Model confidence (mean pLDDT): 80 of 100. This is a predicted complex of two RNAs, RNase P RNA and transfer RNA, with 460 nucleotides together.
[in-house]
RNA sequence: UCAGAUGGCCGGGCGGCUGCUGGUCAGGUCGUAAGGCCUGGCUGGAGGAAAGUCCGGGCUCCAUGAAGACAAGGCGGCGGGUAACACCCGCCCGGCGUGAGCCGAGGGAUAGUGCCACAGAAAGCAAACCGCCCGCCUAUGCAGGUUCGCCUGUUUCGGCGCGGUAAGGGUGAAAGGGUGCGGUAAGAGCGCACCGCGGGACUGGCGACAGAACCGGCACGGUAAACCCCGCCUGGAGCAAGACCAAAUAGGGAAGGCACAGGGUGCGUCUGCACACCGUCUUCCGGGUCGGUCGCGUGAGGUGAUGAGCAAUCAUCAUCCCAGAGGAAUGGUCGCCACUCCAAUUUAUUGGAGGACAGAACCCGGCUUACAGGCCAUCUGAUCCC
RNA sequence: GGCCCUGUGGCGGAGUGGUGACGCAGCGGAUUGCAAAUCCGUGUACCCCGGUUCGAGUCCGGGCGGGGCCUCCA
Numbered sequence: 001u002c003a004g005a006u007g008g009c010c011g012g013g014c015g016g017c018u019g020c021u022g023g024u025c026a027g028g029u030c031g032u033a034a035g036g037c038c039u040g041g042c043u044g045g046a047g048g049a050a051a052g053u054c055c056g057g058g059c060u061c062c063a064u065g066a067a068g069a070c071a072a073g074g075c076g077g078c079g080g081g082u083a084a085c086a087c088c089c090g091c092c093c094g095g096c097g098u099g100a101g102c103c104g105a106g107g108g109a110u111a112g113u114g115c116c117a118c119a120g121a122a123a124g125c126a127a128a129c130c131g132c133c134c135g136c137c138u139a140u141g142c143a144g145g146u147u148c149g150c151c152u153g154u155u156u157c158g159g160c161g162c163g164g165u166a167a168g169g170g171u172g173a174a175a176g177g178g179u180g181c182g183g184u185a186a187g188a189g190c191g192c193a194c195c196g197c198g199g200g201a202c203u204g205g206c207g208a209c210a211g212a213a214c215c216g217g218c219a220c221g222g223u224a225a226a227c228c229c230c231g232c233c234u235g236g237a238g239c240a241a242g243a244c245c246a247a248a249u250a251g252g253g254a255a256g257g258c259a260c261a262g263g264g265u266g267c268g269u270c271u272g273c274a275c276a277c278c279g280u281c282u283u284c285c286g287g288g289u290c291g292g293u294c295g296c297g298u299g300a301g302g303u304g305a306u307g308a309g310c311a312a313u314c315a316u317c318a319u320c321c322c323a324g325a326g327g328a329a330u331g332g333u334c335g336c337c338a339c340u341c342c343a344a345u346u347u348a349u350u351g352g353a354g355g356a357c358a359g360a361a362c363c364c365g366g367c368u369u370a371c372a373g374g375c376c377a378u379c380u381g382a383u384c385c386c
Numbered sequence: 387g388g389c390c391c392u393g394u395g396g397c398g399g400a401g402u403g404g405u406g407a408c409g410c411a412g413c414g415g416a417u418u419g420c421a422a423a424u425c426c427g428u429g430u431a432c433c434c435c436g437g438u439u440c441g442a443g444u445c446c447g448g449g450c451g452g453g454g455c456c457u458c459c460a
Base pairs, nucleotide, nucleotide: 001382002381003380004379005378006377007376008375009374010373012337013336014335015334016333017332018331020045021044022043023042024041025040026039027038028037029036030035047357051368052367054366055365056364057363058362059238060237061236062235072234073233074232075231076230077091078090079089080088081087092106093104094103095102096101107229108228112227113226114223115222116221129169130168131165132164133163134161135160136159137158139156141154142153143152144151145150177195178194179193180192181191182190196218197216198215199214202211203210204209242294243293244292245291252285253284254283255282256281257280258279263278264277265276266275301320302319303318304317305316306315307314308313339354340353341352342351343350344349345348387456388455389454390453391452392451393450396410397409398408404440412428413427414426415425416424433449434448435447436446437445
């Protein structure tokens, strides 16, 4: 210098004018009061993701004697952190990369069941299609022998064998260890060496796990983001949760007054009489609705220092108060500076243009996704110079 | 603001992890004097990106789109 890796940070700055909104103070005004309204001063006012609503909690209501079991769902190497987690840190194992580093839903496939299409001989207590080898038979060429009938050896073609063989070919994602030497009729862990695999002890480590030695010729394919088994976790709903105040009108209940003319209903049916209620007015009571208030901003809080720890994180001390709406504020405009791009020239100035993703709604801890541009630290590889 | 459901040609709508049916519509042909009806034929269809698996429309994760429900009492 170029190419990368990891971690962290920022997400324009300052000021003027003018709005919107929360708090607070002062004055005015209305009101018995609580408080409302108006004006003015001071002061606070979006994010790293406020997003997706994917996990974990707080909070609230419902259910519930406690505990356990079943079902359903989730999680899954080990140790630690945390209120908790599917998050974070450190480590182990496996894979990728020259490397810094990155990725891993990373328990169990000898508990059982299912599946492994097509192709292929065979796909799960394996299998013989081609090939290779052996034996027998037929044919055949050659050589030797012959009592001329044949016999023996050997070459090649073909057939047969519930023959051998998993080295080679071929199929497949996958064919029951790999390489080499020996061995064999041909072959084969058949034997041996190394590697891999399995086993029980040993040593080291809190542990996942690692290590060298010994034993075993290898038996045990893949799939659990298929059912399942093992261990652990989880009651349900969600601030439109929920709590309080509470109008008009309509309807419900109670007490009292009036009316009782007529009608209706009731005591098995019909007729008559009586009674009660249905009527109307006044007062009171309770529920819901409209509306209003709370929940709702001091919190697993921010900043700084010190200490413990490899780290995540924790402890102590000091200090700060930092959005809270309800059709929903956080805006507009101007100037200067900084950044990027373009143009011009007097080469350090002028003019013009541009600035992402997005935007609180009960609150936290995470994860994931979107994002113009910029800064810092540590590390790796290559090249050059000293 | 919260809680759910869903996505397969132009439309509707099946689909055990193993070549994605079927109906309507469209297009071409046959038939007809011309049409309709009928018959035959016909298509870059699994919302997107990753992962698991030999293999994904299907299983898992993330994103995008569409739809529905939610005052209180009972």

Rfam match: Bacterial RNase P class A. The family's RNA type in Rfam is ribozyme.